This is a predicted structure of a 92-nucleotide RNA (c-di-GMP-I riboswitch aptamer) from a Gemmatimonadota bacterium. The prediction has a mean pLDDT of 87. The model forms 100% of the base pairs in the Rfam consensus. Rfam family: c-di-GMP-I riboswitch aptamer. Rfam links the family to the GO term cyclic-di-GMP binding. Taxonomically the source falls in Gemmatimonadota (Bacteria, Pseudomonadati).

[in-house]
RNA sequence: UAGCGACAAAGGCAAACCCGGCGAAAGCCGGCGACGCAAAGCUACCGAGGCUACAGCGCAAUUCACCGCGCCAUGCCAGUCGAGCAGCCGAC
Numbered sequence: 001u002a003g004c005g006a007c008a009a010a011g012g013c014a015a016a017c018c019c020g021g022c023g024a025a026a027g028c029c030g031g032c033g034a035c036g037c038a039a040a041g042c043u044a045c046c047g048a049g050g051c052u053a054c055a056g057c058g059c060a061a062u063u064c065a066c067c068g069c070g071c072c073a074u075g076c077c078a079g080u081c082g083a084g085c086a087g088c089c090g091a092c
Stems, first nucleotide, its partner, number of pairs: 003092001004090002012037002018031005035079001041085003046082003049077003056071004
C1' cells in the first nucleotide's frame, strides 16, 4: 500500500413497536427502544429499482362542485442493488 474482517480493542449507527411533532401521502424529525450493520457514513442531479399522488391532466358522474377511477414526481427511500467519494481499528 492492497486485500481481508478476528468470540480483539476503542468508539459508532439504530429496524420494529410505542409517544410527540411536520406532511395530502410516502416519509421525515425528536424521544424511547435494539432487529440488525464494517461503512446501516455521504451522494436520490451517477445508474437501476421501489414507495406515495396534494396539485395537474384524462375518464366517469353531475346544474356545478365534492366523492370515485386512471396517468403523472416536481415528493420520498442510501437499512433494495450496483457505482462514486471520503473514513475508524488491525488478529490474519